[in-house]
RNA sequence: UACUUAUCCAGAAAGACAGAGGGAAAGGCCCUACGACGUCUUAGCAACCUGUACAGGCUUAUGCUUGUAAAAGGUGCUAAUUCCUGCUCCGCUAAUGCGGGGAAAGAUAAAAU
Numbered sequence: 001u002a003c004u005u006a007u008c009c010a011g012a013a014a015g016a017c018a019g020a021g022g023g024a025a026a027g028g029c030c031c032u033a034c035g036a037c038g039u040c041u042u043a044g045c046a047a048c049c050u051g052u053a054c055a056g057g058c059u060u061a062u063g064c065u066u067g068u069a070a071a072a073g074g075u076g077c078u079a080a081u082u083c084c085u086g087c088u089c090c091g092c093u094a095a096u097g098c099g100g101g102g103a104a105a106g107a108u109a110a111a112a113u
Base pairs, nucleotide, nucleotide: 004110005109006108007107008106013042014041015040016039017038021031022030023029026085027084028083043078044077045076048074049073050072052069053068054067055066056065057064058063082105087102088101089100090099091098092097
């Protein structure tokens, strides 16, 4: 960095530095000098991958696989549902609009290069 697969209404912040924008992009709506965003340290959340323990299934067997637990290692995350909407389909409504399904885009992981 493009492809594939899975997940995205749960969860989890303090300190130091620094000093103006930030929430991907458009619109909206928010956060922010009572210091945001960012960097570092410490802590935490989660359980995607590796490993571990226990139980089940398959296998002649090495082993494979399912579930649960914990959280050692690799990532990730710790304002707001991916903050909301957009494109499309369906239902309701006189209409504004409301509710639901799907897609697109994005994020993260695994795998590959």